[in-house]
Context: one part of a larger RNA
RNA sequence: UGACGGGGGCCCGCACAAGCAGUGGAGUAUGUGGUUUAAUUCGAAGCAACGCGAAGAACCUUACCAGGUCUUGACAUCGAGUGACGUACCUAGAGAUAGGUAUUUUCUUCGGAACACAAAGACAGGUGGUGCAUGGUUGUCGUCAGCUCGUGUCGUGAGAUGUUGGGUUAAGUCCCGCAACGAGCGCAACCCUUACCAUUAGUUGCUACGCAAGAGCACUCUAAUGGGACUGCCGUUGACAAAACGGAGGAAGGUGGGGAUGACGUCAAAUCAUCAUGCCCCUUAUGACCUGGGCUACACACGUACUACAAUGGCAAUAUAACAGAGGGAAGCAAUACAGUGAUGUGGAGCAAAUCCCCAAAAAUUGUCCCAGUUCAGAUUGCAGGCUGCAACUCGCCUGCAUGAAGUCGGAAUUGCUAGUAAUCGCAGAUCAGCAUGCUGCGGUGAAUACGUUCCCGGGCCU
Numbered sequence: 001u002g003a004c005g006g007g008g009g010c011c012c013g014c015a016c017a018a019g020c021a022g023u024g025g026a027g028u029a030u031g032u033g034g035u036u037u038a039a040u041u042c043g044a045a046g047c048a049a050c051g052c053g054a055a056g057a058a059c060c061u062u063a064c065c066a067g068g069u070c071u072u073g074a075c076a077u078c079g080a081g082u083g084a085c086g087u088a089c090c091u092a093g094a095g096a097u098a099g100g101u102a103u104u105u106u107c108u109u110c111g112g113a114a115c116a117c118a119a120a121g122a123c124a125g126g127u128g129g130u131g132c133a134u135g136g137u138u139g140u141c142g143u144c145a146g147c148u149c150g151u152g153u154c155g156u157g158a159g160a161u162g163u164u165g166g167g168u169u170a171a172g173u174c175c176c177g178c179a180a181c182g183a184g185c186g187c188a189a190c191c192c193u194u195a196c197c198a199u200u201a202g203u204u205g206c207u208a209c210g211c212a213a214g215a216g217c218a219c220u221c222u223a224a225u226g227g228g229a230c231u232g233c234c235g236u237u238g239a240c241a242a243a244a245c246g247g248a249g250g251a252a253g254g255u256g257g258g259g260a261u262g263a264c265g266u267c268a269a270a271u272c273a274u275c276a277u278g279c280c281c282c283u284u285a286u287g288a289c290c291u292g293g294g295c296u297a298c299a300c301a302c303g304u305a306c307u308a309c310a311a312u313g314g315c316a317a318u319a320u321a322a323c324a325g326a327g328g329g330a331a332g333c334a335a336u337a338c339a340g341u342g343a344u345g346u347g348g349a350g351c352a353a354a355u356c357c358c359c360a361a362a363a364a365u366u367g368u369c370c371c372a373g374u375u376c377a378g379a380u381u382g383c384a385g386g387c388u389g390c391a392a393c394u395c396g397c398c399u400g401c402a403u404g405a406a407g408u409c410g411g412a413a414u415u416g417c418u419a420g421u422a423a424u425c426g427c428a429g430a431u432c433a434g435c436a437u438g439c440u441g442c443g444g445u446g447a448a449u450a451c452g453u454u455c456c457c458g459g460g461c462c463u
Stems, first nucleotide, its partner, number of pairs: 007463007015453002019417005026307008034298002042053002064293007073123001077122002081117003086103007105114003125282002128280003134276002136271003139267001141265001146185006152161003165176003191259004196227007205217003209214001230253001233247005309410001313369006327358003332351002337346003376407001381402007423445007
């Protein structure tokens, strides 16, 4: 000088408290450990690994295993030489591949070039090792309020001062004081979005006119510009300060809400399997191709979710009366119609989309069930089908009929959340042939509680 203390003082945070809903018990999904296996590829490991890399393992992916194959190689440059390469068909084979038949070069400045084959060799190749050799990227403390520098001053020096103190703030935010005076990286603001208004612009949007066509741009909306909020005004408190509290006006009030934005650094944190890269290692194999299998195993343990245990509910009906936002659509989205109990099929209007399509559910009304393992719950299993795709056995998703398991609110313990939030309801997208209880977004309905800072956890300042 720091760090630490079951030392002290001050302060903050869904940290506790006050509440609401959960997890931990059940079934299933998914990840991990363990075990098993020919292989169950590899990585991630307290918070900060475990629905994580993976925005999607039937083949491919794929890195793993078994078997069958290749050795200048699947890929790149150079290369004597040759002229094809390719396409179609046949044969053998699980395929890679091997053999055969038919057909057969292009451009040209005539030097050659393109493409293919190809000897020898330089070399290729490696998801092999080392993240404790590295770059780059990322997590975390933490969106916490801190971290430093120049000059000066003090100290023999390490260093101190500034940055401490009195107030204040979300903030090293601002004010006052002071051997300090200034400055930089952070804070804040500038950016995006949302809430209000105006102007401009009106098609595919809208409708005061209209049956429609048309007409119009007031309104809704769209999208560009501008305005608007600054403690600006009033009062009280305060040190005549900064500021705090209350009020007015206002769509919005004291950072209005949300996002992006992450200082100096910490953890030899993570990643050599995104990529790049030093060194080491393999080179008829640790490289490359193919078929099949595996990553999906299963006495068990843990994490994260989904569905339930019901009456604030289940089921049915109603008129087929309801109501969004944000996205996506051409090898695509697909309406009306028809067939089917249904998944779906037939068919195809319209739409490269403010035009057409994908496209709501909870909610409401009525009836029924009458507290039961039930008209709850839906696992499991059987049969019959549908879809994608060369191919659903290992190992996909969906439908119908039948079957009807555990489960009656969950021990110790533990998580999230302060408002359009929690809870609850559905919708869309990426990945994607197919496959979503995951992820990322979107809107609908819409609470309770906060006395307070003694205590638990983490953090900041002074000592």

Description
Small-subunit ribosomal RNA, 3' major domain from an uncultured bacterium, 463 nucleotides, folded computationally. It matches the Rfam family "Bacterial small subunit ribosomal RNA". Gene Ontology terms of the family: ribosome and structural constituent of ribosome. The full RNA is in RNAcentral, with records from ENA, Greengenes and SILVA. Its mean pLDDT, the model's own confidence on a scale to 100, is 83.